[in-house]
RNA sequence: CCGUGCUAGGCGGGGAGGUAGCGGUGCCCUGAACCCGCAAUCCGCUCUAGCGGGGCUGAACUCCUCGCCGAGGGGUUUCGCUCUGGUCGCCCCGUCGCCGAGAGCGUCGAUGGCGUGGGUCCCGUGCGGUGUCGACCCGUGAACCAGGUCAGGUCCGGAAGGAAGCAGCCUUACGCGGUCACCGGCAGGCGCAACGGGCGCUCCCAGGCCGGAGCUUCAAGCGGCGCAAGGCUGCCGGCGCGGAUCUCAAAGCGAGGUGCACGG
Numbered sequence: 001c002c003g004u005g006c007u008a009g010g011c012g013g014g015g016a017g018g019u020a021g022c023g024g025u026g027c028c029c030u031g032a033a034c035c036c037g038c039a040a041u042c043c044g045c046u047c048u049a050g051c052g053g054g055g056c057u058g059a060a061c062u063c064c065u066c067g068c069c070g071a072g073g074g075g076u077u078u079c080g081c082u083c084u085g086g087u088c089g090c091c092c093c094g095u096c097g098c099c100g101a102g103a104g105c106g107u108c109g110a111u112g113g114c115g116u117g118g119g120u121c122c123c124g125u126g127c128g129g130u131g132u133c134g135a136c137c138c139g140u141g142a143a144c145c146a147g148g149u150c151a152g153g154u155c156c157g158g159a160a161g162g163a164a165g166c167a168g169c170c171u172u173a174c175g176c177g178g179u180c181a182c183c184g185g186c187a188g189g190c191g192c193a194a195c196g197g198g199c200g201c202u203c204c205c206a207g208g209c210c211g212g213a214g215c216u217u218c219a220a221g222c223g224g225c226g227c228a229a230g231g232c233u234g235c236c237g238g239c240g241c242g243g244a245u246c247u248c249a250a251a252g253c254g255a256g257g258u259g260c261a262c263g264g
Stems, first nucleotide, its partner, number of pairs: 001264006009057003012030004020046005034054005063257006072248006079242003083238005089232003093226006102217004112210003116206004121198005126192003130187005137178004146171004154163003
C1' cells in the first nucleotide's frame, strides 16, 4: 500500500413546553434518515441519563471534534409603525339660575300689598259630540186560518137578479234587508263653563283701594348640575409587524482526528 473478516460507532436533528434533571410520546421548525411494544390524570431513566426485542451498515464522502454560514424558535427593549381598548378634561347637547345691550310696557301709575268677583278644583243639571238601539223612509213580504176586487167554476131562483168565494192582481200585518240627515231612548275614562251649588291652599284674569318707580323678556355672556353618540388634547394599556440585542439551533460547507485481526 492492497485484500478479507470483525468491533466502537451510526441508522435523523433541533425549538418551546413539561421535568429536580435527561430522554421519549404529543405540538412546532427543518428534512427525507429501520421495524415492533410502552407512554400526558404520562412512559422509562439518573449526570455514562429513554427502557425492552429484532434488523441494516460499518474505519470512512457515511463516525467524532472544531470553525463558517444559517432555515426556524425563544427572551429583553422608556426604538418605530398599523390596528384597537380604557380613562380625566374640554367642546357639542339638555336643564336650572344670574346678568341682560336691544325691544316692549309704565306718573293716563310699574313691582308689591289688601279686599272682592270670575276661572283653575269638586258635585248636579244642561248643551254639543261619540257609540248603540228604536222610530221615520225605501224595498221585500200571506196557497188556506188579513182586507179590496174577484175571471173560471159553484150555490139559490121559472126568470129578473142575488150569494159565498179559489186562482190572479192591488194593499196591508208579524217578519227580513237597507238607510246620509231629522226625531226619541240609553251609556260614559269625550268636550264646554251655559245654569245652580260647594271648597277656597296654589296659580291666572278683571275691577276697586293703598303705595310711589320700576317691570318683562329674545340674543350674547357667565355659573351650577347632568350628559347616550360624536369630535379634540393628554395619559395608561393590548394584539400584531418591523428594528436592535441576547440565546438555542437543523440542513449545508470547510478543516482536523479516529480502531482490531489475518493474508499478500